[in-house]
């Protein structure tokens, strides 16, 4: 240089191969319990699905750029 792989919440991961309002553990905040703590249990907030641009009625998911990581290969 080439080629293949990832990138979604603070973090680890889902989304049935394009369709309802993008979820789930942990974390974080309140409350309830408790002498106060922990553990339980309720609730809530947290997302430009790396970024830009197309394709479609409809994108996280499909096509192209870009940008980071990884693995091969020279």
């Nucleotide at each position: 240089g080439c080629g293949c792989c990832c990138a979604u919440a603070g973090c680890u991961c889902a989304a049935c191969u394009g369709g309802a309002u993008a979820g789930a553990g942990c974390g974080u905040u309140u409350g309830a319990c408790u002498a106060c703590g922990a553990a339980u249990c309720a609730a809530a907030a947290g997302g430009u699905u790396a970024g830009a641009g197309g394709u479609u009625c409809a994108a996280a998911u499909c096509c192209u750029c870009u940008u980071g990581g990884g693995c091969g290969c020279g």
Model confidence (mean pLDDT): 80 of 100. Transfer RNA from Candidatus Praeruminimicrobium purgamenti, 74 nucleotides, folded computationally. It was read from a public genome assembly. Rfam family: tRNA. The family's RNA type in Rfam is transfer RNA. The source organism's lineage runs through Bacteria, Elusimicrobiota, Endomicrobiia, Endomicrobiales and Candidatus Praeruminimicrobium.